Transfer RNA from an uncultured Erysipelotrichaceae bacterium, 73 nucleotides, folded computationally.

RNA sequence: GGUCCAUUAGCGCAGUGGUUAGAGCGAACGACUUAUAAUCGUUAGGUCGGUGGUUCAAACCCACCAUGGACCA
Numbered sequence: 001g002g003u004c005c006a007u008u009a010g011c012g013c014a015g016u017g018g019u020u021a022g023a024g025c026g027a028a029c030g031a032c033u034u035a036u037a038a039u040c041g042u043u044a045g046g047u048c049g050g051u052g053g054u055u056c057a058a059a060c061c062c063a064c065c066a067u068g069g070a071c072c073a
Stems, first nucleotide, its partner, number of pairs: 001072007010025002013022001018056001027043005049065005
């Protein structure tokens, strides 16, 4: 220098153009218990990496940029 992949909650991830953006782990609170753990329930937590574009409509499609990674040279 070239090609490709990933970026969504505190963490590892799902979500292939239209309902309201999700579950798990973790956190807080409650139930249970003499108490703790385990278990069960509830709640909070997201400008979907950034900018622009396409579209009636974008986390999703396109371009560029940023960060990380793999391969080639």
Rfam family: tRNA. The family's RNA type in Rfam is transfer RNA. The coordinates come from a structure-prediction model, not an experiment, and the mean pLDDT is 83.